Small-subunit ribosomal RNA, central domain from a metagenome, 349 nucleotides, folded computationally. The coordinates come from a structure-prediction model, not an experiment, and the mean pLDDT is 86.
Context: one part of a larger RNA
RNA sequence: CUGGGCAUAAAGAGCAUGUAGGCGGCGGUUUAAGUCAGAUGUUAAAUCCCUCAGCUUAACUGAGGUUCGCAUUUGAUACUGGAUCGCUAGAGAUUAGUAGAGGGAAGCGGAACUCACGAUGUAGCGGUGAAAUGCGUAGAUAUCGAGAGGAACACCAGUUGCGAAGGCGGCUUCCUGGACUGAAUCUGACGCUGAGAUGCGAAAGCGUGGGGAGCGAACGGGAUUAGAUACCCCGGUAGUCCACGCCGUAAACGUUGUUCACUAGGUGUUGGAGGUAUCGACCCCUUCAGUGCCACAGAUAAUUCGUUAAGUGGACCGCCUGGGAAGUACGACCGCAAGGUUAAAACUC
Numbered sequence: 001c002u003g004g005g006c007a008u009a010a011a012g013a014g015c016a017u018g019u020a021g022g023c024g025g026c027g028g029u030u031u032a033a034g035u036c037a038g039a040u041g042u043u044a045a046a047u048c049c050c051u052c053a054g055c056u057u058a059a060c061u062g063a064g065g066u067u068c069g070c071a072u073u074u075g076a077u078a079c080u081g082g083a084u085c086g087c088u089a090g091a092g093a094u095u096a097g098u099a100g101a102g103g104g105a106a107g108c109g110g111a112a113c114u115c116a117c118g119a120u121g122u123a124g125c126g127g128u129g130a131a132a133u134g135c136g137u138a139g140a141u142a143u144c145g146a147g148a149g150g151a152a153c154a155c156c157a158g159u160u161g162c163g164a165a166g167g168c169g170g171c172u173u174c175c176u177g178g179a180c181u182g183a184a185u186c187u188g189a190c191g192c193u194g195a196g197a198u199g200c201g202a203a204a205g206c207g208u209g210g211g212g213a214g215c216g217a218a219c220g221g222g223a224u225u226a227g228a229u230a231c232c233c234c235g236g237u238a239g240u241c242c243a244c245g246c247c248g249u250a251a252a253c254g255u256u257g258u259u260c261a262c263u264a265g266g267u268g269u270u271g272g273a274g275g276u277a278u279c280g281a282c283c284c285c286u287u288c289a290g291u292g293c294c295a296c297a298g299a300u301a302a303u304u305c306g307u308u309a310a311g312u313g314g315a316c317c318g319c320c321u322g323g324g325a326a327g328u329a330c331g332a333c334c335g336c337a338a339g340g341u342u343a344a345a346a347c348u349c
Stems, first nucleotide, its partner, number of pairs: 004320003007303002012317001014200004021193003025087007033080002035076008049065006090190001091187004095182004102176007109153001113149003117145004124135002161168002205246006214240002219235004257316006265294011298305002322349003331342004
């Protein structure tokens, strides 16, 4: 390089936008770059290969020829490319609706909790397998009143919905992104993918400044135990929260890249549209978009997947190539740091 692969064996980048590149709908005209055919030249000789000839044969020697490539030239025009004219089935726009925990900002609410205050009230409370540390006569726990504070939003709630992924859940307002459905009208291939690049990216962590109720790494104490640097209990600092700025990683998982087409069904469910029916709604039927379960063909080593494919094909990207050493060293780039990204070898089995 040709291959073979990537749900679970090694392997899909965490996700998106998009540059170059690759690939690209239907019809006409044109061109003739790719492509195909012919001719000419060249491709030193020897060699290789083919044909013929000569030494008895062979090796060997001689003669002729083929060949790929390149250049020039003459043609062909189905396909690909270029130019141009059109088309509407892809894509997009307009319009009328629909659903939604999609995003950002501001404000508000109730339950619970803790604290401080007041009141009632008295000896316990709390905690556990059992205890103890702890709290409490300086009046706790419990109950009531009124107050402060921070964080999270019970029920609704659902294999529910939305989002590219991470993720998103009290209510209201403002700003804002996307999706779906119906009907026509418009643009006229404007498309798909996407090396680099750019942006987003849970938790933890970092910087500055706030905040700090509960929880709670570290830490202290009490237990348990042979020990107990744990599990259990009492405390408790960072942190968890907010603003701004970093970090850029996760079992970032559906362990399944994006996109297009095709290939039996059955049964739920979410959001639309239509039909039948009806006073109306339900039921029933059709259809589009999502989301579950089962299952034919087919696939698979099996498990299982199965119109939401891991089936049958096309386009483009990423990645894998025995285990360990190692996602490490060195170098480079990024970062305040922690570290991240890229990424070997010796040696060994």

The full RNA is in RNAcentral, with records from SILVA.